[in-house]
RNA sequence: GAUGAACGCUGGCGGUAUGCCUAACACAUGCAAGUCGAACGAAAAUCUUCGGAUUUUAGUGGCGGACGGGUGAGUAACACGUGAGAAUCUGGCUUCAGGAUGGGGAUAACAACUGGAAACGGUUGCUAAAACCCAAUGUGCCGAGAGGUGAAAUAUUUUAUAGCCUGAAGAUGAGCUCGCGUCUGAUUAGCUAGAUGGUGGGGUAAAAGCCUACCAUGGCGACGAUCAGUAGCUGUUCUGAGAGGAAGAUCAGCCACACUGGGACUGAGACACGGCCCAGACUCCUACGGGAGGCAGCAGUGGGGAAUUUUCCGCAAUGGGCGAAAGCCUGACGGAGCAAUACCGCGUGCGGGAGGAAGGCCCUUGGGUCGUAAACCGCUUUUCUUAGGGAAGAAACCUGACGGUACCUAAGGAAUAAGCCUCGGCUAACUCCGUGCCAGCAGCCGCGGUAAUACGGAGGAGGCAAGCGUUAUCCGGAAUUAUUGGGCGUAAAGAGUCCGUAGGUGGUUCAUCAAGUCUGCGGUUAAAGAGUGCAGCUCAACUGCAUAAAGGCCGUGGAAACUGUUGAACUAGAGUAUGGUAGGGGUAGGGGGAAUUCCCAGUGUAGCGGUGAAAUGCGUAGAGAUUGGGAAGAACACCGGUGGCGAAAGCGCCCUGCUGGGCCAUAACUGACACUGAGGGACGAAAGCUAGGGUAGCGAAUGGGAUUAGAUACCCCAGUAGUCCUAGCCGUAAACGAUGGAAACUAGGCGUAGCUUGUAUCGACCCGAGCUGUGCCGAAGCUAACGCGUUAAGUUUCCCGCCUGGGGAGUACGCACGCAAGUGUGAAACUCAAAGGAAUUGACGGGGGCCCGCACAAGCGGUGGAGUAUGUGGUUUAAUUCGAUGCAACGCGAAGAACCUUACCAAGGCUUGACAUCCCGCGAAUCCCGGUGAAAGUCGGGAGUGCCUUAGGGAGCGCGGAGACAGGUGGUGCAUGGCUGUCGUCAGCUCGUGUCGUGAGAUGUUGGGUUAAGUCCCGCAACGAGCGCAACCCUCGUCCUUAGUUGCCAGCAUUAAGUUGGGCACUCUAGGGAGACUGCCGGUGACAAACCGGAGGAAGGUGAGGAUGACGUCAAGUCAGCAUGCCCCUUACGUCUUGGGCUACACACGUACUACAAUGGUUGGGACAAAGGGCAGCAAGCUCGCGAGAGUAAGCGAAUCUCAUCAAACCCAGCCUCAGUUCAGAUUGCAGGCUGCAACUCGCCUGCAUGAAGUAGGAAUCGCUAGUAAUCGCAGGUCAGCAUACUGCGGUGAAUCCGUUCCCGGGCCUUGUACACACCGCCCGUCACACCAUGGAAGCUGGCAACAUCCGAAGUCGUUACUCCAACUGUUUACAGAGGAGGGCGCCGAAGGUGGGGCUAGUGACUGGGGUGAA
Repeated sequence: GAUGAACGCUGGCGGUAUGCCUAACACAUGCAAGUCGAACGAAAAUCUUCGGAUUUUAGUGGCGGACGGGUGAGUAACACGUGAGAAUCUGGCUUCAGGAUGGGGAUAACAACUGGAAACGGUUGCUAAAACCCAAUGUGCCGAGAGGUGAAAUAUUUUAUAGCCUGAAGAUGAGCUCGCGUCUGAUUAGCUAGAUGGUGGGGUAAAAGCCUACCAUGGCGACGAUCAGUAGCUGUUCUGAGAGGAAGAUCAGCCACACUGGGACUGAGACACGGCCCAGACUCCUACGGGAGGCAGCAGUGGGGAAUUUUCCGCAAUGGGCGAAAGCCUGACGGAGCAAUACCGCGUGCGGGAGGAAGGCCCUUGGGUCGUAAACCGCUUUUCUUAGGGAAGAAACCUGACGGUACCUAAGGAAUAAGCCUCGGCUAACUCCGUGCCAGCAGCCGCGGUAAUACGGAGGAGGCAAGCGUUAUCCGGAAUUAUUGGGCGUAAAGAGUCCGUAGGUGGUUCAUCAAGUCUGCGGUUAAAGAGUGCAGCUCAACUGCAUAAAGGCCGUGGAAACUGUUGAACUAGAGUAUGGUAGGGGUAGGGGGAAUUCCCAGUGUAGCGGUGAAAUGCGUAGAGAUUGGGAAGAACACCGGUGGCGAAAGCGCCCUGCUGGGCCAUAACUGACACUGAGGGACGAAAGCUAGGGUAGCGAAUGGGAUUAGAUACCCCAGUAGUCCUAGCCGUAAACGAUGGAAACUAGGCGUAGCUUGUAUCGACCCGAGCUGUGCCGAAGCUAACGCGUUAAGUUUCCCGCCUGGGGAGUACGCACGCAAGUGUGAAACUCAAAGGAAUUGACGGGGGCCCGCACAAGCGGUGGAGUAUGUGGUUUAAUUCGAUGCAACGCGAAGAACCUUACCAAGGCUUGACAUCCCGCGAAUCCCGGUGAAAGUCGGGAGUGCCUUAGGGAGCGCGGAGACAGGUGGUGCAUGGCUGUCGUCAGCUCGUGUCGUGAGAUGUUGGGUUAAGUCCCGCAACGAGCGCAACCCUCGUCCUUAGUUGCCAGCAUUAAGUUGGGCACUCUAGGGAGACUGCCGGUGACAAACCGGAGGAAGGUGAGGAUGACGUCAAGUCAGCAUGCCCCUUACGUCUUGGGCUACACACGUACUACAAUGGUUGGGACAAAGGGCAGCAAGCUCGCGAGAGUAAGCGAAUCUCAUCAAACCCAGCCUCAGUUCAGAUUGCAGGCUGCAACUCGCCUGCAUGAAGUAGGAAUCGCUAGUAAUCGCAGGUCAGCAUACUGCGGUGAAUCCGUUCCCGGGCCUUGUACACACCGCCCGUCACACCAUGGAAGCUGGCAACAUCCGAAGUCGUUACUCCAACUGUUUACAGAGGAGGGCGCCGAAGGUGGGGCUAGUGACUGGGGUGAA
């Protein structure tokens, strides 16, 4: 785009078309084929002037019922289409010619009798014709001829018409034959006996095996016979640019059929839809004896179905039958009805109208949108209603179903008239609400798991419109069967290889013919349709007229280039010949040595063998090792090589016989002999099979030993088939160059093998040239890319094979081959939306290379064991609030839970609220007291009258009231902002322009060096740039300078004391500067970057430490710090209060502290810091207390005072002497202190007493590279109080680093990949369950087409001469003949019976595999 459509929702009008696609299923009822009295007799009715007239009709007769109408079952066929043809017929019609003379006998009707239920008859008698018969005539026909054969009809009126017979011709119609075209299947390959042909005979309208007898053995088929399936064919219709593809409704042509099957009769024509006979099935009537019927005509009914109309009107028109005509008949036809079934046309109003009304929807609350849309004002009347008029269609007097229709006029009034689908992309059109992987949507991709433009509703929008969507089907897009117009190295696809038949294709020249080809003319290709033009209905659809054209087929004339035929010739293809030549080419025979194993013997002793390590195994009965001898079988080291040969498979010691092919040279011979090759044939690795041999080594199966969770494996020890030979079979391989064969053309370079040759030579080499083979790299070109590239995957020609999404499946069935194994050929149902190729970027690898890091190693100290502290899990609980969960949660949020905090639980309260803003009213605020209560709260009493003022009032506070609202540590960190962790302080991450690539992308950023570093240098189709690195910043280390108080004290005074005077040199403080840059020297390196060593220097190669964290990853963490969308609660999930809980305790884990002691403990004495804090504070001193502390009280908002006395480890001295101790300190008791409203749950400290585990910690695991680890103390924040935690500070102060194999993490390059939520990936098979389709199967049940045989209806034909007979003839007059009818018999013959096979469908216990299914 289309439809004979159907379904859903909706529906105003008209015109024109169309309307059982299914059950060729069955049919009630009515109608669809009759007509003629001008062929005939007769009868009846009416009228009658009784003379007759008119009308009607059963029957005889004529013509028509073979047309028209229906349907598509059958048919793969001369059925149809197209084009030819000869051996034919043709009623009625037209033309021409001729004729129509004379006779005859019957019969229906009718009457009588009679059978039957009916349908329908029987006998006798009468009668007519244009019915029937005979004779005559006769153009004609048959026959060589002689000769034969052979016709007629009249009627009405009255003069014409209609008829009749014969012949010739035409037209029309029909029959027959042939060429070509006309679906699928080869898993249908052979078919055929009247079959093919001939002769005789028969037969037909007509050719013919059309039929028959005889003879011959043909005929068809791979160019697809036969068989099976499906199907009416065509003009045309739909689609498509076309070529094509699909269809064959309506209309038109042809065919076939008429309940199913068979048959003939009549006739011009039938084997006959509304005729006949027979058989069958079905239905109906019946008196049971017998009869009747055929809607695939028009309506209509039932049934089937998703589905298809009225039991209408009329012969007015067109057409048909009959008739002289009037006319009759006509469900053909003309019309109307029903159906939006289709096409076409029209309408449902038009113009104005903004406070952009109300209302709906959305909203950022401002507004936007429906929307000039409505209301309202004006106008019009197509349509509608009513009324009036009113056709054409009639040619031809009359005659109109449609029809009071079309059309015209008038009036009325915007009046009677809009829906359907869609809105994620494709694809035009977006928001809200509801729902929450539910309900649902979906053409494909896909949507839906709490913010759905995808589901449902709403608003809005888009599309089409009396329709709109959906479904079904066809074509297109689809170059996705490719003729036009595809492919086969890797995506599906080259047969394993060769030979060769048919076929296809084929070198050069000349001539010939004219089959192909080209061209002129002629015929045909029906009409309709389609194209173009014009015209008619108001337009259009529709219709009419005219015109044009391609292509096909046939005939005929011409041309001769090309293809082809025939003939002649040529040598460039091909072959032969001659001479050489290389070779693991094949096959048969013979020979050889090394090695292995076995046997025998000698020497000799304890192991051998094997592995990652072992064991099984062999060995004291003497192995292994070694020496000598012997036997057997198999394979042939080195040479050996992208070297050779062969068609491929394949071929490797040496010699010989036989034998195939190649190459080179010569150019003697043949003269296109060629290429390819469906079928066919031959060869064809390994394994396997059959028979017979052989068997050293190796070695499926098998046994044993190991490994392992297991190990039917990998490893080891044995070992059977087999491997070998002979004869046969099998016929497959990743049989690969994954690349069929042949020929021609199209840059080169470098190898290698063979032969020839040169002007290279004396010769052999080198060097050059030619041909043939075999390789690598590359130009153009090709290719999706990879790649190919004279050995093409380039450009062309010819031939063959093969492919058409993945799976199912190379499976099933069938067939062929095979001993078997199996091979060849080779589907479908069903299922998926992919499967696949090449390349790209990542990620990953028990891949590779390079490099780094306390990553390993080397060391030091820990954790894991004990006790305690603390956090977590788990458990418990009214609650044990919540979060954090590998590294990167677990002394984490929490820099400090007794109340508070607090979010949890119990109980008691409040409801505009504990807190904010707004409104109204009252009161100053505020303070004190009492009752009740656990408190919050609640109920009362009293005191108190403020501040500013423009005098109106205002500010602030408290109380009361109403409503907007408050409030939420309620949910979602997977809706978010912000902040943070981590990879990782790792060296990376990108961009612009350019270039390369079809593209994703690449290049840059890779490479060679170097660095801590993508740091720098060099090179390079790249050149630059950005974020990172580094540097700039802070602290520490050296020096200088400035300034000296609260700091310092060298010299001068002074003191108990830098206490004071004095001073600012030093220390120190805190400002500013200097200094370090591979700057200098030497070496290495590429004259580079850089590295190594050295000098100087306080410091040397980033001086040490800190701050600083690229692009990104982990839906990482946090809604409970804060902010925030959405959802949820609102006398509660808000808020207040008391008490409790977060502190529980069988247990498990993490992080710490203290220890286990002598490098120690304890007692006494002695020395040295830094950095900090301090007014709700630090607190000296003094007094008291064993002590914690208390009392009192200077100083200090701090370089001044204080915490802070001594800092501790350390040093000196004493004791302890290896023990559960003078170690360790848990636990517990008693007595105290401090903070605080409060110390019970649940704080810290002191003294006395008690004195647990623990004697150095299993597997495993952590930190650290120098002022580091280890060890020692000090301070601070939090804080009323509470520190083993955290954050800082200094003191003492090591060991080790060979090195990068390994573990972990990371960076760069490269490689493989079936991974891309990226290896925590992907993914295979069994089993279990559910569903689906399918194969096999003992069987069971149908269908179809044949075959054999039996029976054999109707009927044609033949035959017989049994019976009968008006016409004609003869005569013997009652017979005979001619002719006819019936009967009998025979052939054929439908249906039916029987039988065995074939094909096909359904079903079937059981069974096989296959597909699909979220966890």
Overview:
Predicted 3D model of a 1415-nucleotide RNA (small-subunit ribosomal RNA) from Spirulina subsalsa.